[in-house]
Context: one part of a larger RNA
RNA sequence: UUGGGCGUAAAGCGCGCGCAGGCGGAUGCGUAAGUCUAUCUUAAAAGUGCGGGGCUUAACCCCGUGAGGGGAUGGAAACUGGGCAUCUAGAGUAUCGGAGAGGAAAGCGGAAUUCCUAGUGUAGCGGUGAAAUGCGUAGAUAUUAGGAAGAACACCAGUGGCGAAGGCGGCUUUCUGGACGACAACUGACGCUGAGGCGCGAAAGCCAGGGGAGCGAACGGGAUUAGAUACCCCGGUAGUCCUGGCCGUAAACGAUGGGUACUAGGUGUAGGAGGUAUCGACCCCUUCUGUGCCGGAGUUAACGCAAUAAGUACCCCGCCUGGGGAGUACGAUCGCAAGGUUGAAACUC
Numbered sequence: 001u002u003g004g005g006c007g008u009a010a011a012g013c014g015c016g017c018g019c020a021g022g023c024g025g026a027u028g029c030g031u032a033a034g035u036c037u038a039u040c041u042u043a044a045a046a047g048u049g050c051g052g053g054g055c056u057u058a059a060c061c062c063c064g065u066g067a068g069g070g071g072a073u074g075g076a077a078a079c080u081g082g083g084c085a086u087c088u089a090g091a092g093u094a095u096c097g098g099a100g101a102g103g104a105a106a107g108c109g110g111a112a113u114u115c116c117u118a119g120u121g122u123a124g125c126g127g128u129g130a131a132a133u134g135c136g137u138a139g140a141u142a143u144u145a146g147g148a149a150g151a152a153c154a155c156c157a158g159u160g161g162c163g164a165a166g167g168c169g170g171c172u173u174u175c176u177g178g179a180c181g182a183c184a185a186c187u188g189a190c191g192c193u194g195a196g197g198c199g200c201g202a203a204a205g206c207c208a209g210g211g212g213a214g215c216g217a218a219c220g221g222g223a224u225u226a227g228a229u230a231c232c233c234c235g236g237u238a239g240u241c242c243u244g245g246c247c248g249u250a251a252a253c254g255a256u257g258g259g260u261a262c263u264a265g266g267u268g269u270a271g272g273a274g275g276u277a278u279c280g281a282c283c284c285c286u287u288c289u290g291u292g293c294c295g296g297a298g299u300u301a302a303c304g305c306a307a308u309a310a311g312u313a314c315c316c317c318g319c320c321u322g323g324g325g326a327g328u329a330c331g332a333u334c335g336c337a338a339g340g341u342u343g344a345a346a347c348u349c
Stems, first nucleotide, its partner, number of pairs: 003321004007303002012317001014200004021193003025087005031081001033080002035076008048066007090190001091187003095182003102176007109153001113149008124135002161168002205246006214240002219235004257316006265294011298305002322349003331342004
């Protein structure tokens, strides 16, 4: 606990969906809860604001008056709320259209690697800074043919695309989500945010069953070194892959929550639409959506940001409040476990 903040100083939940709550477009009518106003009333004094007075002054003390709280009655109707009606600029639906590694499942393909079989062939191969361990006359390496297996998809490839984030990249088919453009037919505020809650969530790790080519924690060996529990080399288990179930964390980063509106320009790029020109396409111009760079005002402690804001405002959520102790202890809760979430204090500087 006011205030001030959250790109880099402490601080944006990893991301979404969404109950409650908070906030919410235009016009008209009516209401009078909030709001404003008048009168009455009620509530000790002290205190407090204003005016005046008394101790030499002040503090202090005294007098008057006001503000402020509750209640009642009358009134106002701009704003907020509640009611009714209407609207279309927000939001959504429909139609047409193109783009995309968006997701799930099934099938297929070629290069490479390793292994197996056979042929050719002979003494080396491999590896390094140099070597050695290792492999090889039981025929390796190299090369040719055939076969098997698993994993990943060169070129295309692009501060390119898609997705809420994590993430997604060979090809084909099936199922399926979202965004965008054009048009302006339909609904008529149906919206934004979102404590709890629910779901998704890289890698590693865990459980069960498969699979296992390459790579490779652990481990063994060879080197290096004063040592070398490393870096380099030879091997190599778990794992990496698939199916089902857990885990729920990351520098989950743009270290930047979401929404809406407004505020100079310039230049790339991706998807669409319109126009000019043209036989047609390109070029050129305008416009919408995304993604980059540069830059003015503004902003910032500076760096920088700058229509994809860190500018100007409003709405909602989360979070911070000196360093260490400590993301620890205890408790609670989730988990098979590993551990996760929530999260102190003493003490100390």
Overview: Predicted 3D model of a 349-nucleotide part of an RNA (small-subunit ribosomal RNA, central domain) from Veillonella magna. The RNAcentral record of the full RNA draws on ENA and SILVA. It matches the Rfam family "Bacterial small subunit ribosomal RNA".